This is a predicted structure of a 475-nucleotide part of an RNA (small-subunit ribosomal RNA, 3' major domain) from Sanguibacter inulinus. RNAcentral holds the full RNA, with entries from ENA and SILVA. The coordinates come from a structure-prediction model, not an experiment, and the mean pLDDT is 84. The organism belongs to Sanguibacter, within Bacteria.
Context: one part of a larger RNA
RNA sequence: UGACGGGGGCCCGCACAAGCGGCGGAACAUGCGGAUUAAUUCGAUGCAACGCGAAGAACCUUACCAAGGCUUGACAUACACCGGAAUCAUGCAAAGAUGUGUGCGUCUUCCGACUGGUGUACAGGUGGUGCAUGGUUGUCGUCAGCUCGUGUCGUGAGAUGUUGGGUUAAGUCCCGCAACGAGCGCAACCCUCGUCCUAUGUUGCCAGCACGUCAUGGUGGGGACUCAUAGGAGACUGCCGGGGUCAACUCGGAGGAAGGUGGGGAUGACGUCAAAUCAUCAUGCCCCUUAUGUCUUGGGCUUCACGCAUGCUACAAUGGCCGGUACAAAGGGCUGCGAUACCGCGAGGUGGAGCGAAUCCCAAAAAGCCGGUCUCAGUUCGGAUUGGGGUCUGCAACUCGACCCCAUGAAGUCGGAGUCGCUAGUAAUCGCAGAUCAGCAACGCUGCGGUGAAUACGUUCCCGGGCCUUGUACA
Numbered sequence: 001u002g003a004c005g006g007g008g009g010c011c012c013g014c015a016c017a018a019g020c021g022g023c024g025g026a027a028c029a030u031g032c033g034g035a036u037u038a039a040u041u042c043g044a045u046g047c048a049a050c051g052c053g054a055a056g057a058a059c060c061u062u063a064c065c066a067a068g069g070c071u072u073g074a075c076a077u078a079c080a081c082c083g084g085a086a087u088c089a090u091g092c093a094a095a096g097a098u099g100u101g102u103g104c105g106u107c108u109u110c111c112g113a114c115u116g117g118u119g120u121a122c123a124g125g126u127g128g129u130g131c132a133u134g135g136u137u138g139u140c141g142u143c144a145g146c147u148c149g150u151g152u153c154g155u156g157a158g159a160u161g162u163u164g165g166g167u168u169a170a171g172u173c174c175c176g177c178a179a180c181g182a183g184c185g186c187a188a189c190c191c192u193c194g195u196c197c198u199a200u201g202u203u204g205c206c207a208g209c210a211c212g213u214c215a216u217g218g219u220g221g222g223g224a225c226u227c228a229u230a231g232g233a234g235a236c237u238g239c240c241g242g243g244g245u246c247a248a249c250u251c252g253g254a255g256g257a258a259g260g261u262g263g264g265g266a267u268g269a270c271g272u273c274a275a276a277u278c279a280u281c282a283u284g285c286c287c288c289u290u291a292u293g294u295c296u297u298g299g300g301c302u303u304c305a306c307g308c309a310u311g312c313u314a315c316a317a318u319g320g321c322c323g324g325u326a327c328a329a330a331g332g333g334c335u336g337c338g339a340u341a342c343c344g345c346g347a348g349g350u351g352g353a354g355c356g357a358a359u360c361c362c363a364a365a366a367a368g369c370c371g372g373u374c375u376c377a378g379u380u381c382g383g384a385u386u387g388g389g390g391u392c393u394g395c396a397a398c399u400c401g402a403c404c405c406c407a408u409g410a411a412g413u414c415g416g417a418g419u420c421g422c423u424a425g426u427a428a429u430c431g432c433a434g435a436u437c438a439g440c441a442a443c444g445c446u447g448c449g450g451u452g453a454a455u456a457c458g459u460u461c462c463c464g465g466g467c468c469u470u471g472u473a474c475a
Stems, first nucleotide, its partner, number of pairs: 001475002003472003007469007015459002019422005026313001028311006034304002042053002064299007073122001077121008088103006106113002124288002127286003133282002135277003138273001140271001145184006151160003164175003190265004195233007205222002209220003236259001239253005302441001315415001319374007331362003336355002341350003381412001386407007428451007
C1' cells in the first nucleotide's frame, strides 16, 4: 500500500421488511446429469452451465456409429506430359456413392481457352492445446470509481491531490485544505415515447359542400381533424415561498402536456475471475496424410430404473361450455401473401380477384360485454395416454413431423423444508406478430399492444456493493 475481520461509523440496492404472483407436489414440453448404446457428436458446470451455442436434428444439417467406396483427392493454385472430351439425355447393375453401354458432341487467331487422365509441389482435418494467442463475450456493475503531470512531504516503499464539512443517482456540485491542474469513467450530446407549431397531403383522413349506394371516403372535392414524413418550440430548479454557510442543494407551490435524471433504450472506466470460446472466424506449436481427409446408404444426436433445472397446462363458479357482439399495436408477403365464392364436421381442398403493398392479403385479435346452461361433483373441472380414421409438407413421416375428427378419458382438490420475480402502465392477466423455416416437435426466443392492481412503517437483521477508520503472526 492492499486484502481480510462472526471490528467500528456513514450510505445505497426488490437486499430485507410491507405487498402481489409464482416455483418446490401432478401431467406434459425442453435442457442437463446419470445409466444405456455400435453411436447416443462436441462445447457450456456456483452466482455468471442446465428452453445455453441451436433464430428450427426425418434425409441434408452432422461434426458420431455401421457398412460400402476414393486417394493430387469434395475444394485452391502452379508446372510437365498425354488426350478430346466433359456436361446433358437415356438403358442396365447397385442400398447408393459409383460402374458400364448408347446418343448429341468442342471453340480456336494453332498462342491458347474449356475439360478428362498421369505425375509432382500440395490440398484437407468440427484432430489436440482457450494454461501459447488475436478477436469476441460473460461477470462484479451502469457500481462510482480508476489514474496521470507538476509541486510538496517522507531515507524509502509511498503519501498528498482523491481526505474533511455539507450535498447528489453520481469523485454530482459547493465550501475548506500543500496542493494546482488534467485524463478515462458520471452527466450531456444519439434513438424512441409523451405536448404544441410550421410545411407537405397519397395509397392516409372526412369537419363543412355536393353526388350515389342495401351498405362502405364509394365519387367530386377539401387540408379543418386523425395520421404520416421532415423541420422547429418546449423543462432550465427558469419563477415564488421555507430551510441552508444566504453556497451547493433540499422541501413546498404556481404555471405547464411533461418538474427536478419526465419514461424507456443504446452506451459498460482501470481492472478481476490463467472466467468462456482453437466447433463462428483467424492463428503459433503438436498430430493425421490409401486417413484423424473425402463421398455414399442406413442408423444415431429423439434411448430411460432414476436425479436436477427452466417452462407450459391444470386442479375450477372471479369458472367451464354454447350463441350473439365490440375495440389494438407492431410486423410479414413474388419460388410469396392469397380475398369473394364453392366443397368438407374439421385439418384442409378447388379456384385465382387483388397486391413487390399507408392501396391488396395474412387477419379471426383475445381477455371484454350481452344472453343461456352447468350447481360443487374427480364434475359439462382437467386434459395426459391409448385405439381407429384422415389432412398437409416433403424423393421419403417406420425408427422420428405437425395438425384434424371420432372414441378413450390418467394424475391432479392449490403443493413439506425451502426458494424466485416484481415499486406503475410495473406485477398479474389476455391475445397478436416475426426471425429460423419445405414442414415442424415453439409451451422456446424476440417484439407488439389490450385490461390493469397491492404495498413500501422503516434500515435492527440476511445478501451484495461504495467511502472513511481500526486490528492483523496474510501478500